[in-house]
RNA sequence: GGCCCAGUGGUCGAGCGGUUAAGACGUAAUUCUUUCAAUAUUAACAUCGGGGAUUCGAAUUCCUCCUGGGUCA
Numbered sequence: 001g002g003c004c005c006a007g008u009g010g011u012c013g014a015g016c017g018g019u020u021a022a023g024a025c026g027u028a029a030u031u032c033u034u035u036c037a038a039u040a041u042u043a044a045c046a047u048c049g050g051g052g053a054u055u056c057g058a059a060u061u062c063c064u065c066c067u068g069g070g071u072c073a
Base pairs, nucleotide, nucleotide: 001072002071003070004069005068006067007066010025011024012023018056027043028042029041030040049065050064051063052062053061
């Protein structure tokens, strides 16, 4: 340098172009307990790597850049 894959809450991870971006773990409060843990309830946390384009509408499609990984030379 060429080609391919990935980037979504703190972590993992789902998500047909259209309803509030799921779920698990974690965190906080409450409940329970002599206390802790566990259980149960509730809450907070991602405008989806950056920019642009297409569209009535983009996490999703297209272009470009960045980061990481794989592969070829």
This is a predicted structure of a 73-nucleotide RNA (transfer RNA) from Heterodermia speciosa. A source record names the gene trnE-UUC. Taxonomically the source falls in Heterodermia (Eukaryota, saccharomyceta, Lecanoromycetes, Lecanoromycetidae). It matches the Rfam family "tRNA". Its family is annotated with triplet codon-amino acid adaptor activity in the Gene Ontology.